Predicted 3D model of a 1503-nucleotide RNA (small-subunit ribosomal RNA) from a marine sediment metagenome. The prediction has a mean pLDDT of 85.
RNA sequence: AGAGUUUGAUCCUGGCUCAGGACGAACGCUGGCGGCGUGCCUAACACAUGCAAGUGGAGCGACGAACCAGGGCUUGCCCUGGAGCAAAGCCGCGAACGGGUGAGUAACACGUGGGUAACCUACCCCGAUGACUGGGACAACCCGAGGAAACUCGGGCUAAUACCGGAUGUGCUCCCCGCCCAUCAGGGCGGUGAGGAAAGGAAGCUUCGGCCUCCGCAUCGGGAGGGGCCCGCGGCCCAUUAGCUUGUUGGUGAGGUAACGGCUCACCAAGGCUGCAAUGGGUAGCUGGUCUGAGAGGACGAUCAGCCACACUGGGACUGAGACACGGCCCAGACUCCUACGGGAGGCAGCAGUGGGGAAUCUUGCGCAAUGCGCGACAGCGUGACGCAGCAACGCCGCGUGAGGGAUGACGGCUUUCGGGUUGUAAACCUCUUUCCGGGAUGACGAAAAUGACGGUAAUCCCAGAAGAAGCUCCGGCCAACUACGUGCCAGCAGCCGCGGUAAUACGUAGGGGGCAAGCGUUGUCCGGAAUCAUUGGGCGUAAAGGGCUCGUAGGCGGCUUAACAAGUCGGUCGUGAAAGCCCGGGGCUCAACCCCGGGAGGCCGGUCGAUACUGUUAUGGCUAGGGUCCGGUAGAGGAGAAUGGAAUUCCCGGUGUAGCGGUGAAAUGCGCAGAUAUCGGGAGGAACACCAGUAGCGAAGGCGGUUCUCUGGGCCGGUACCGACGCUCAGGAGCGAAAGCGUGGGGAGCAAACAGGAUUAGAUACCCUGGUAGUCCACGCCGUAAACGAUGAACACUAGGUGUAGCGGACUGAUUCAUGUCUGCUGCGCCGUAGCUAACGCAUUAAGUGUUCCGCCUGGGGAGUACGGCCGCAAGGCUAAAACUCAAAGGAAUUGACGGGGCCCCGCACAAGCGGCGGAGCAUGCGGCUUAAUUCGAUGCAACCCGAAGAACCUUACCUGGGUUUGACAUGGUGGGUCUAGCUGUGGAAACACAGUGUGCUUACGCGCUCAUCACAGGUGGUGCAUGGCUGUCGUCAGCUCGUGUCGUGAGAUGUUGGGUUAAGUCCCGCAACGAGCGCAACCCCUGUCCUAUGUUGCCAGCACGUAAUGGUGGGGACUCAUAGGAGACUGCCGGGGAUAACUCGGAGGAAGGCGGGGACGACGUCAAGUCAUCAUGCCCCUUAUGUUCAGGGCUGCACGCAUGCUACAAUGGGUGAUACAACGGGCAGCGAUCCGGCAACGGUGAGCGAAUCCCUUAAAGUCAUCCUCAGAUCGGAUUGAAGUCUGCAACUCGAGUGCAUGAAGUCGGAAUCGCUAGUAAACGCAGAUCAGCAGGCUGCGUUGAAUACGUUCCCGGGCCUUGUACACACCGCCCGUCACAUCACGGAAGUCGGUAACACCCGAAGUCAGUGGCCCAACCCUUGUGGAGGGAGCUGCCGAAGGUGGGAUCGGUGACUGGGAUGAAGUCGUAACAAGGUAGCCGUACGGGAACGUGCGGCUG
Repeated sequence: AGAGUUUGAUCCUGGCUCAGGACGAACGCUGGCGGCGUGCCUAACACAUGCAAGUGGAGCGACGAACCAGGGCUUGCCCUGGAGCAAAGCCGCGAACGGGUGAGUAACACGUGGGUAACCUACCCCGAUGACUGGGACAACCCGAGGAAACUCGGGCUAAUACCGGAUGUGCUCCCCGCCCAUCAGGGCGGUGAGGAAAGGAAGCUUCGGCCUCCGCAUCGGGAGGGGCCCGCGGCCCAUUAGCUUGUUGGUGAGGUAACGGCUCACCAAGGCUGCAAUGGGUAGCUGGUCUGAGAGGACGAUCAGCCACACUGGGACUGAGACACGGCCCAGACUCCUACGGGAGGCAGCAGUGGGGAAUCUUGCGCAAUGCGCGACAGCGUGACGCAGCAACGCCGCGUGAGGGAUGACGGCUUUCGGGUUGUAAACCUCUUUCCGGGAUGACGAAAAUGACGGUAAUCCCAGAAGAAGCUCCGGCCAACUACGUGCCAGCAGCCGCGGUAAUACGUAGGGGGCAAGCGUUGUCCGGAAUCAUUGGGCGUAAAGGGCUCGUAGGCGGCUUAACAAGUCGGUCGUGAAAGCCCGGGGCUCAACCCCGGGAGGCCGGUCGAUACUGUUAUGGCUAGGGUCCGGUAGAGGAGAAUGGAAUUCCCGGUGUAGCGGUGAAAUGCGCAGAUAUCGGGAGGAACACCAGUAGCGAAGGCGGUUCUCUGGGCCGGUACCGACGCUCAGGAGCGAAAGCGUGGGGAGCAAACAGGAUUAGAUACCCUGGUAGUCCACGCCGUAAACGAUGAACACUAGGUGUAGCGGACUGAUUCAUGUCUGCUGCGCCGUAGCUAACGCAUUAAGUGUUCCGCCUGGGGAGUACGGCCGCAAGGCUAAAACUCAAAGGAAUUGACGGGGCCCCGCACAAGCGGCGGAGCAUGCGGCUUAAUUCGAUGCAACCCGAAGAACCUUACCUGGGUUUGACAUGGUGGGUCUAGCUGUGGAAACACAGUGUGCUUACGCGCUCAUCACAGGUGGUGCAUGGCUGUCGUCAGCUCGUGUCGUGAGAUGUUGGGUUAAGUCCCGCAACGAGCGCAACCCCUGUCCUAUGUUGCCAGCACGUAAUGGUGGGGACUCAUAGGAGACUGCCGGGGAUAACUCGGAGGAAGGCGGGGACGACGUCAAGUCAUCAUGCCCCUUAUGUUCAGGGCUGCACGCAUGCUACAAUGGGUGAUACAACGGGCAGCGAUCCGGCAACGGUGAGCGAAUCCCUUAAAGUCAUCCUCAGAUCGGAUUGAAGUCUGCAACUCGAGUGCAUGAAGUCGGAAUCGCUAGUAAACGCAGAUCAGCAGGCUGCGUUGAAUACGUUCCCGGGCCUUGUACACACCGCCCGUCACAUCACGGAAGUCGGUAACACCCGAAGUCAGUGGCCCAACCCUUGUGGAGGGAGCUGCCGAAGGUGGGAUCGGUGACUGGGAUGAAGUCGUAACAAGGUAGCCGUACGGGAACGUGCGGCUG
């Protein structure tokens, strides 16, 4: 410090996720030791048991075990005195501390800094003064009584440092007076008067009078520490909480308190708080600090420390210095316990512990030795505070589980290309060490005189022995670490992206590896990364985001200049900022964690001294550049009202006139012979204002358009007279605000939601047509929204220019004026463009640049601008505005493609123009389907279907049935054996095969071959063409596809390759930030067309000769044809026109051939997971007496049917018969087969010649000549069938091909639709060959005859280049919307229903304070004294008052039949709305309509 994830790729925006750190943790697996810490986060739930606050005999009385002394004597008892353990009582102090918890509390509760002249303070310290004199009780105790108990009552005795009088009064308090000080009430000092105190105990000495010391007591003053009260400032969320308040705010008086105060009361006034957030709701103890972070911040508030609050829940007071009191009291309530049912007891949020809750949190331990606290004069006692120990890897820190050597790189494991690799110096083995653990010995510090729970602990020494001590997680990317097997979208994984559908580095296991380590992972939470709430440090044209516009309040900000002040600001200094913590330095435990010491920091706050630049305040200072006023001009659809004009539509009346009009893609509905449309004249009425008209004008926006008048707002220009900062912005607020819509009343020509009809359509609730109502118009009143857009808030300043336009002005020119022209200033409206900015597109003086000020708004998509609540509205609805849940994206700009019922250009038998077909018939062949034991398999739009198959009777053959066989039909190797083979014969059998007989290979005598047994293995046309190689098809013989360097761009990419021409062509030329190059094109290769040269047999024969019935038959010849080789030739080379003079093109000449002469081979980058595992090869999987192999028979040939490709036809351009002419390519020895003979023929017999330019196949056919047929289902056509015969072959039944005879079907030119072909082509005709025993209508070739047409590129199909749009990229066979149906989930509404919370009104009213009363009761002291009074108390009453009750509301939550939308879900239904002109451009607002997406109207926007 970043990374992954939206895309085909890119940049950006933006969310999600990860890597880090932390924890009072929990869970899983594992677990050696020690130190230091930490340990109910949940039920402030309920608690058994024990302990947690006592102490003082030197305050007091009583009691009295044991002990001492004395006495009595009954010698083991009693009495007296002393001293005194324990327990109870009176009394004093403590119990308000210490300890726990965080429920409540949003508050002066806390923090921080102040105030208290408005206060208190026991114990402690200092100072001053005093402590004199009296009195009466009550506990304990004794007696009696009640009660189950708790406990209570009555009578009697008694002490005090208990209680109560009187005296005294240094201080103190109060009234009054005087002086001084002060921020108001006040403070200090002095004086007169009045008022109010006390307690004793112990030790020592003693002349017994007392003295002295200590502790205590009283009053006052002071201190220290502690507290009360008040104030400034600071720290949570919600405005879907905006108004709150009646003791409320203030005053006067009184009461009350330690003290100020509405704290309380009476009266008076009507105030007080609030947008700088009152009130209400939710949540929460606050802080030092802790965690994180670079910091600023954010989150938290365990342990430790400070403060607060609470103590079963609520209320209350008492005592006291202090409490409204955790281990006190009273009352009420809930709960628990005891009970004799009458009544009582209790409060672990103290330490342990129990139950419960929970994912989860410890011992009913030891000790007061230390530290501290209470009491005490002390000794001491008490102390679950505390010190220790125990449990728990809960955390932090430290240590160990050994160290060195050791290669045959052992065994084993895993893997393997079988060679090896790896585990791995790892182990074994050798040498060594002993930290920890274990055994033994010594043995602390903590303790100052004594006293040690910890503890025989820490530590030290000795002994033994490598001995007792390693796991967890991960290994697709992020992220460090890879293989094998299993599994097969299953099981599973997953933090995100995503893995798994038979070769998974992602699941599970193993081996190996990475990381950490007594731990490791997971989960949860917080901070970080996240600049993802942005102060540091973000944004708002299109990504989320500028309010529709204006005015304007609070608020924020504000021109030049002078002076003063010093609030902000800055500096110094002082105080404070507790300790701990943090940082730095040092020290102590062996180190560290931990602990100790010193220093620093600690933003804030307070005091004081200073500075005065800036901000502020004051001087109702000064100025004029901002702003405003005034004067003079000026443009304009600016606004309101009134009046008025012409054109057009419609309607009405009349004329002319006749059959149609209208409307559409085409029609129909509609109108029209009752006279329409058309046309002319007249009239009515409403609405809107052609041309002018202009990216022109005006207005804040919405918006504004005939003309005239009236009223009226604003702007601009010029002048620079006046005011003198009067300014800018603006939360709330107010006003304006298109269209639609609403209300009332008018109006209504045209248009036109809804509606109706007609079309279209599968449907058509639409688009189109004909009608048509609200509405559109006016007046008044509502509504308040729009793509209200420049998708760009307002204001000011600055920052190159160019050009146009609107308004006003200036200068010059024009001799003057005017016109014109040039230059120029200000204001507005546009375009282009530099710097700069921007993700890019783009913006660019009218900024989206650079700055300042203020406002509004945004923070992933969906849910949703929705629900609920509130406000507004007559309604429609508007404004404000969430959450649950869900997704890993949603988006912006640009790029490359692909696509478009987008555009431009171009090409192709693509269309058109032609010729001939297919589709109809019969047959053949292939496929589908069906059938079957099997009908083997593959190929499936073009690009499968006479395709693999260049030839299924057996074989082939892969299929089926049945019979056999198992190292095998075939290959290699090892081991052991045999001397065997093959062949022949016979038997059985369908054959394979089995059995029997016969048979004895080669040889160097080892062996080879053969064979048997056995082991490795063979074999598979079994699967996967979606694991592959190779080969092939296709786009397409289309002209494209790329690269290097350079340049441009953040980048994907672009440029080049685009453009202007041209070509068959990315062919070439020109231009150009490109310059070059490669694969393609073309050429080079083959065939063919002309000529030349050479050669001349088997070919040829002109001339010469011979010969024949005839024939190059023979001699000969090389002329010719031809053959075989090698050359020439064609290049836009020449001429002319066009063209940029180029490329090229058109025409011409010459030429056999002319612009690529014709044909072939040749197929760029790539696409289709195209085809093929059955040509072959091959990974993996599968079978192994079978999925191998062998044999026989069957099947691949089956047939209601559909399709494809052909053949033959339907005839006269023909058919039959006879005669007759002319090819080329090829093939031939298990072959072609002449000739002759036989047969009607297929063919048979014979067998010459020929391994072939020699012989044979081999008669080519259409053609030509002649003749018959004469338009018919025929002398067309030949299917089908009958019987006969031929050939091949082991064998023609299933199932071959010929032959002759007989039979003589459909069919008379083929619907929709569709195919081929542009010249030696189509069409027609035959021939040959491969395969092959035989079988050709198929295929591959060959020649013969030999056309028609192409105006042209609008349209169909395919393709190429450029461009445009895109929401597509699996790329339009794309994407995608809504209803409906089903399932699940969360949410809203809902008759109700249940509960919580806080108030209110009334009722009741405990305890208790206060007040009143007090007939009953009362020892002290006072007055009278017999008693009574005074005083006090019980009781009663009153105000207040908790809980409770009743009531109507508020608010929140649970639940709820039913209901509403939403989200998600596998391949459901209906349509096709959107994305391309998405097939009606889309979208926004509104209204109506419709199964649904949506449609239509009105206005708006261009996205």